[in-house]
RNA sequence: GACAAAGGCAAACCCGUCGAAAGGCGGGGACGCAAAGCCACGAGGCUACCGCCGGGCACGCGAUGGGGCGUGCCGGCCAGGCCGGUCGGGUUGCCGAA
Numbered sequence: 001g002a003c004a005a006a007g008g009c010a011a012a013c014c015c016g017u018c019g020a021a022a023g024g025c026g027g028g029g030a031c032g033c034a035a036a037g038c039c040a041c042g043a044g045g046c047u048a049c050c051g052c053c054g055g056g057c058a059c060g061c062g063a064u065g066g067g068g069c070g071u072g073c074c075g076g077c078c079a080g081g082c083c084g085g086u087c088g089g090g091u092u093g094c095c096g097a098a
Base pairs, nucleotide, nucleotide: 001095008033009032013028014027015026016025017024018023031085037091038090039089041088042087043086044083045082046081051077052076053075055074056073057072058071059070060069061068
């Protein structure tokens, strides 16, 4: 980065599978991509099994100058999980017209 050539990858969606989920993998399928090849270093985003808060609700126990405890549900917080087709960065690669 070519009104080029040879090619490559594969969005959404569908099927199967792993996962709590985000999402990954395989097959089909093409929205697109000059790195839409590879790497989680930085930023940003996504999810919340576990964990924390005990804010709200319900039930049970306790108590009757009580306000506690437990369980469940809802809500909030949270990455060590995920995203390279969110951006930056590192690295490798095809062609060679301007």
c-di-GMP-I riboswitch aptamer from a marine sediment metagenome, 98 nucleotides, folded computationally. The prediction has a mean pLDDT of 81.